The prediction has a mean pLDDT of 84. c-di-GMP-I riboswitch aptamer from Virgibacillus sp. LDC-1, 95 nucleotides, folded computationally. It was read from a public genome assembly, where an Rfam model found it.
RNA sequence: AGAUGAAAAAGGCAAAACCAUUGAAAGGUGGUGACGCAAAGCUAGAGGGACUAAAGAUGUUUAAUGGAGAAUAUCUAUGUCAGCCAGCUGCCGUG
Numbered sequence: 001a002g003a004u005g006a007a008a009a010a011g012g013c014a015a016a017a018c019c020a021u022u023g024a025a026a027g028g029u030g031g032u033g034a035c036g037c038a039a040a041g042c043u044a045g046a047g048g049g050a051c052u053a054a055a056g057a058u059g060u061u062u063a064a065u066g067g068a069g070a071a072u073a074u075c076u077a078u079g080u081c082a083g084c085c086a087g088c089u090g091c092c093g094u095g
Stems, first nucleotide, its partner, number of pairs: 003094003012037002017032006035083001041088003047085002049081003055076008
C1' cells in the first nucleotide's frame, strides 16, 4: 500500500416500540430501549434509488355565465432518507 473479517481485545453505534418535542408531511432531535452493525463514521452542495407534497400546475365538484374561495384527484422537490446501493475517510486483528 492493497485484500480481508475466523477468533479476540479496547472501545463505538443503536432498529422496532413507547414518551417528549419539532415539522404541512416524509422526517428530525432528546429520553427509555437493543433488532442488529466492521464503517450503522461523514457526504443528500450536484451518481442511482426511495419517501413526502406545504407550495405550484392541471382536471373535477361546489355551480348556475365568468371569477374568487373551498373540497378533491393527478403531477412536480425546492423538503427528506446514508440502518437501500454509491462516494470519501477510518479503529483492531488476519493473510